[in-house]
Order: sequence, then structure tokens, then C1' cells
RNA sequence: CGGAGUAUGGCUCAGUUGGUAGAGCACGCGUUUCGGGUACGCGAGGUCGUGGGUUCGAGUCCCACUACUCCGA
Repeated sequence: CGGAGUAUGGCUCAGUUGGUAGAGCACGCGUUUCGGGUACGCGAGGUCGUGGGUUCGAGUCCCACUACUCCGA
């Protein structure tokens, strides 16, 4: 320098044909227990890597850029 992939709660990851962003773990509270753990219930937490574009509407489609990984030179 060229090509490909990944980027979504604290962590690991889903998200269908574009139509109100979810799960597990972790965290907080409650029930259970003498207490802890387990189990069960409830709750808080992300506007989706950044900036634009298309659209009535974008995590999803298009463009540029950034970070990381892989391949080639």
C1' cells in the first nucleotide's frame, strides 16, 4: 500500500424482509436462611466505534474515517 472481517449495557454475545434495542453472567433490592450460598421474583444500566447520506422511519442500506484481527505485497 491492496483485500477481507469485527466494533451493540460492566463482560460474553443475539438482533429476521428497515418499523418502540434484547439474552446470559455480573450489579442493586426483596422472598427463602440463624447467617452465607443456592433458588425464585423485581429493578437499574447501552440511543448501537466516529461523522455524514438515503428514507416517513436506520443497529440494519450507502460513503468516509478510527481502532483491532487476518491474508497478500

The RNA shown here (transfer RNA) has 73 nucleotides and comes from a Patescibacteria group bacterium. NCBI's taxonomy places the organism under Bacteria, Bacteria candidate phyla. Rfam family: tRNA. Rfam describes the family as follows. Transfer RNA (tRNA) molecules are approximately 80 nucleotides in length. By type it is a transfer RNA.